[in-house]
């Protein structure tokens, strides 16, 4: 500085579900739980997933249904999907 996680210590997070808040929704937050995690620490950049139709489209006198995250700009979520991309504790050779 690389590489590694078989064994130790301090210790870290916290999936289902459940309660409350916020949100159309997925979901995110608090709390309470522990199923897993050596990056389950950060990043939404590709490539997926999810949800919801603003906005197009088909149907129609209208509504109301029913598809669509899209030719361009490109929305909302997911890092506990995965590639990359920053960053780090310990121990081990």
């Nucleotide at each position: 500085c690389a590489g590694u996680g078989c064994u130790a210590a301090g210790g870290g997070c916290a999936a289902a579900c459940c309660u409350g808040c916020c949100a159309a929704a997925a979901g995110u937050c608090a709390g309470g739980g522990a199923c897993g995690c050596a990056a389950a620490g950060c990043u939404a950049a590709a490539u997926g997933g999810u949800a919801u139709a603003a906005g197009g489209u088909g149907c129609c006198u209208u509504u109301a249904c029913a598809c669509u995250a899209u030719g361009a700009u490109a929305g909302a979520u997911u890092a506990g999907a995965c590639u990359g991309g920053c960053u780090g504790c310990c121990g081990c050779a």
Predicted 3D model of a 93-nucleotide RNA (c-di-GMP-I riboswitch aptamer) from a Bacillota bacterium. The prediction has a mean pLDDT of 79. The organism belongs to Bacillota, within Bacteria. It was read from a public genome assembly, where an Rfam model found it.